The RNA shown here (Bacterial large signal recognition particle RNA) has 288 nucleotides and comes from a Phycisphaerae bacterium. Its Rfam family is "Bacterial large signal recognition particle RNA". The family's RNA type in Rfam is non-coding RNA gene. About the family: The signal recognition particle (SRP) is a universally conserved ribonucleoprotein involved in the co-translational targeting of proteins to membranes.
RNA sequence: UCGUGCUAGGUGGGGCGCUAGCGGUGCCCUGAAUAUCGAUUUUAUCGGUGUGACCCGCAAUCCGCUAUAGCGGGACCGAACGCUCCGCCGAGGGUUAUGUGCGUUAAGAUAACCUGUUUGGCUGAUGGUGUUGAAGGUUGGGUCCUCUGCAACGCCGCACCGUGAACCUGGUCAGGUCCGGAAGGAAGCAGCCAUAAGCGUUUCGCGGCGUGUGCCGGAGGAUCGCCUGACUGGAGCCAUUUGGUCGGGCGGGCCUUGGUGCAUAUGCUCGAAGCGGAGCACGCACGG
Numbered sequence: 001u002c003g004u005g006c007u008a009g010g011u012g013g014g015g016c017g018c019u020a021g022c023g024g025u026g027c028c029c030u031g032a033a034u035a036u037c038g039a040u041u042u043u044a045u046c047g048g049u050g051u052g053a054c055c056c057g058c059a060a061u062c063c064g065c066u067a068u069a070g071c072g073g074g075a076c077c078g079a080a081c082g083c084u085c086c087g088c089c090g091a092g093g094g095u096u097a098u099g100u101g102c103g104u105u106a107a108g109a110u111a112a113c114c115u116g117u118u119u120g121g122c123u124g125a126u127g128g129u130g131u132u133g134a135a136g137g138u139u140g141g142g143u144c145c146u147c148u149g150c151a152a153c154g155c156c157g158c159a160c161c162g163u164g165a166a167c168c169u170g171g172u173c174a175g176g177u178c179c180g181g182a183a184g185g186a187a188g189c190a191g192c193c194a195u196a197a198g199c200g201u202u203u204c205g206c207g208g209c210g211u212g213u214g215c216c217g218g219a220g221g222a223u224c225g226c227c228u229g230a231c232u233g234g235a236g237c238c239a240u241u242u243g244g245u246c247g248g249g250c251g252g253g254c255c256u257u258g259g260u261g262c263a264u265a266u267g268c269u270c271g272a273a274g275c276g277g278a279g280c281a282c283g284c285a286c287g288g
Base pairs, nucleotide, nucleotide: 001288002287003286004285005284006283009077010076011075012030013029014028015027016026020066021065022064023063024062033051034050035049036048037047038046039045040044054074055073056072057071058070082280083279084278085277086276087275088274092270093269094268095267097266098265099264100263101262102261103260104259105258106257107256108255113253114252115251116250117249118248119247120246121245122244123243124242125241126239127238128237129236136232137231138230139229140228141227142226143225144221145220146219147218148217149216150214151213152211153210154209155208156207157206158205161200162199163198169194170193171192172191177186178185179184
C1' cells in the first nucleotide's frame, strides 16, 4: 500500500408542547434526497411546486426509558460516514420584560372640545285657522260636592171597591119548638140582608220608605283645569311637519387608574441550515 472477513459505530437537526427528567408519537422550522414544471450559459445551473431523511410494530383518559435516558424485529453502510467546541450570519419558536397602537372591561373624573338622545325659550319656513273677530280681560252658566222640592219608578201601609161564616158573628127570622087557659111572650134552624179576620188581574186618593231614574226646579259650597254664553278687546293663534340659535337633563368619546385580548417594535432566551476557525477519532485478524 492492496485484498478478504469482522467489530465499534452510523442511516438528520432544532423549537414548542408533554414530563420530575430524557427520547419518541403530535404541531412548526430547516432541507439530505427525490418527483415534476419553466428558463438558461444544456453530462449542468437557476427558479416554482409536491413528498420529507432505510423498512415494520408501539404510542395522548400516551409509548419506551433513567444520565449509556425510545424499545423490539429486519435491511444497508462500515472504519466509512464523521464527532466536539468557538465566532459570524440566521429560518423559526418561546418570553409573568419594556414601549406603542387597536379592541374589550371595571372604577373615577368630566373645565373645555367632539358626538348621540331628550327637553325648554326665541326665531324663520310650511300648512291650518282668524276682521263672518285671534290672543288677552271681565262676568255668568255647565262639568264637581252637599241638602232639598217636583216628577218617574218600585215597595209597604191606610182608605175605597169586590168577595168573604153549616154551628161557635149581627139583624130580620117563614115553618117548626117551648111557656101560657087565653091575650101574648121566649129561644131560634134554613133563607135573606149585613159584617169580622182573610183574600184580590181593583180604580183613584192619602201617608211612609227607597233609587246606577230626570234635556225639571231651589239653596249652599267648590271653581286648578276643561266646555260654553254675553260684554270688552282689535290681530293674532295652532301644529305627531321642518331649519337656525341659546340653555337645561341623561349618555358616549376625549382624560386618569387597573384588568384582559390581539398586533407590532425593542430587549432577553433557545436555535435548524450556511460560512469561518480550532480540536478529536480513523480499530482488529489473515493474506499478497